[in-house]
Context: one part of a larger RNA
RNA sequence: GAACGAACGCUGGCAGCGUGGAUUAGGCAUGCAAGUCGAACGGGAAGCCGGGGACCAAUCUUUCGAGAGAGUGAACCGGUAGAGAGUGGCGAAAGGGUGAUUAACGCGUGAGUAACCUACCCUUAAGUUGGGGACAACUCCUGGAAACGGGAGCUAAUACCGAAUGUGGUACUCCAGGGCAUCCUGGGGCUACUGAAGAUGGGGAUCCUUCGGGACCUGUCGCUUGAGGAGGGGCUCGCGUCCCAUCAGCUUGUUGGUGAGGUAAUGGCUUACCAAGGCUUACGGGUAGCCGGCCUGAGAGGGUGAUCGGCCACACUGGGACUGAGACACUGCCCAGACUCCUACGGGAGGCUGCAGUCGAGGAUCAUUCGCAAUGCGCGAAAGCGUGACGAUGCGACGCUGCGUGGAGGAUGACGGCCUUCGGGUUGUAAACUCCUGUCAUGAGGGAAAAGCCGGUUGAGGGAUAAUACCCCUUGGCCCCGAUGGUACCUCAAGAGGAAGCCACGGCUAACUCUGUGCCAGCAGCCGCGGUAAUACAGAGGUGGCGAGCGUUGUUC
Numbered sequence: 001g002a003a004c005g006a007a008c009g010c011u012g013g014c015a016g017c018g019u020g021g022a023u024u025a026g027g028c029a030u031g032c033a034a035g036u037c038g039a040a041c042g043g044g045a046a047g048c049c050g051g052g053g054a055c056c057a058a059u060c061u062u063u064c065g066a067g068a069g070a071g072u073g074a075a076c077c078g079g080u081a082g083a084g085a086g087u088g089g090c091g092a093a094a095g096g097g098u099g100a101u102u103a104a105c106g107c108g109u110g111a112g113u114a115a116c117c118u119a120c121c122c123u124u125a126a127g128u129u130g131g132g133g134a135c136a137a138c139u140c141c142u143g144g145a146a147a148c149g150g151g152a153g154c155u156a157a158u159a160c161c162g163a164a165u166g167u168g169g170u171a172c173u174c175c176a177g178g179g180c181a182u183c184c185u186g187g188g189g190c191u192a193c194u195g196a197a198g199a200u201g202g203g204g205a206u207c208c209u210u211c212g213g214g215a216c217c218u219g220u221c222g223c224u225u226g227a228g229g230a231g232g233g234g235c236u237c238g239c240g241u242c243c244c245a246u247c248a249g250c251u252u253g254u255u256g257g258u259g260a261g262g263u264a265a266u267g268g269c270u271u272a273c274c275a276a277g278g279c280u281u282a283c284g285g286g287u288a289g290c291c292g293g294c295c296u297g298a299g300a301g302g303g304u305g306a307u308c309g310g311c312c313a314c315a316c317u318g319g320g321a322c323u324g325a326g327a328c329a330c331u332g333c334c335c336a337g338a339c340u341c342c343u344a345c346g347g348g349a350g351g352c353u354g355c356a357g358u359c360g361a362g363g364a365u366c367a368u369u370c371g372c373a374a375u376g377c378g379c380g381a382a383a384g385c386g387u388g389a390c391g392a393u394g395c396g397a398c399g400c401u402g403c404g405u406g407g408a409g410g411a412u413g414a415c416g417g418c419c420u421u422c423g424g425g426u427u428g429u430a431a432a433c434u435c436c437u438g439u440c441a442u443g444a445g446g447g448a449a450a451a452g453c454c455g456g457u458u459g460a461g462g463g464a465u466a467a468u469a470c471c472c473c474u475u476g477g478c479c480c481c482g483a484u485g486g487u488a489c490c491u492c493a494a495g496a497g498g499a500a501g502c503c504a505c506g507g508c509u510a511a512c513u514c515u516g517u518g519c520c521a522g523c524a525g526c527c528g529c530g531g532u533a534a535u536a537c538a539g540a541g542g543u544g545g546c547g548a549g550c551g552u553u554g555u556u557c
Stems, first nucleotide, its partner, number of pairs: 001557004006553005013403006019396002026359003030356003035090003040087002047080005059068003097314003106241008116233003121229008129163001131161002138153006168194004172189007198221006206215003242286003249279003254276008289311004293304004316337005339350004367393001369392003375389001376387004406436004416427004440498001442493005455479009501546005506527003512541005522529002
């Protein structure tokens, strides 16, 4: 000199863009952060519409027993509607957080997989037949304080289970070609094994019908088995990746082989047996997430790994598996432990290293805000629903950038202050005063872009079809839709009005005098100042530097 996720002191006008728990991976009240699908399924609360008419009963009649009866409108029936639960599907393995662990194939980079997996998506081939038995919900009984259950009965499905079908796939085998031992690719064979589910829109003739509909035709979304792709992932290897030798020897599943098991897959991954190997910057200890990058520097290098992006690891601590295409799973399950809470003492509940927020510790780090309008993600045919991702706003001079706090004129060089050799000098064109300007702030009015997607409606053209329905594609008109926000921005109004400090002045180092103090009080980055004339302490005037900041401290180059 430059830099910072900074902190502290004094000071503080506005805007834009960034950025903000670095310490206790310490403990957490409260709310929210993962749902969605009725076009898979049984069912069905409230409400609304129609039918229905009980009961009450103004009033009327009355032989006082009763009858009629506007109106109100219960039970019940039908239609519409579709809440909360439930079965089922997909998602919940993403997104979000943190850096405790980890010196490791963890990361970076380059290869390999003749040793592998892949839901959703795209392309393509062939199918989608016919049956069965349950279990929730629900009803009844029942245990428990609760959490949560137990028993009996009824029921649906794209839930579950047999059967049929094999284009294919797997195993076996033959041939050809190729290769790197096990093998790979293509073609053939035969036997064995291996599949499925429906939902919804439209329709003219024909057939069936319980008159609701179904068969049939056609469209869309699904389902099954394959092949290929895309994207994603697993595993392996070369090289690189901090300090300590005051750590010198380490290792028995250890190193290799064979068989077996296990895995999607290789492998001591596991196991039995055999051999006795293997490593040497090993082993041990300390520290640490790694990288793209960032800071500094002329560079080489040194330091660093906040924000943003890629990878890894973790989710109260330790262990375990289940489900699934994918987890050994942050807001899933089980066990153990510590802690907190509830309890009827028998037993239960919980996990902010998600967003806000709270306590604690700390020099130190924000709102218990608004919205799904945009972007994206999940589900859904879609409308849509959900989303503390995200988009916004708020707070903090924490950083960077921009703007302002006025401009021009104005001397008998006013007053005051300070100094003085008492003549004057200086503050100083500075002020006053005159004439202007109107950024920002203030008030008033107008007022966006980001958007317009989807959807609704109505046209046109094309595809498909038996078809002018329906559906699909392209294209046009109209309608609808903004959290920020009446914000940005624009116009007008008034008026210099509302807006300057901080540090230094002995040398390094730009900037000097007076007073006080008297080795005291104090200063100080280094040299050093202060013991009666201190440009070095304290105050004042003046001056220098930077400026909404300035200085100090810490850290790095």
Model confidence (mean pLDDT): 83 of 100.
A computed fold for a 557-nucleotide part of an RNA from a metagenome, annotated as small-subunit ribosomal RNA, 5' domain.
The full RNA is in RNAcentral, with records from SILVA.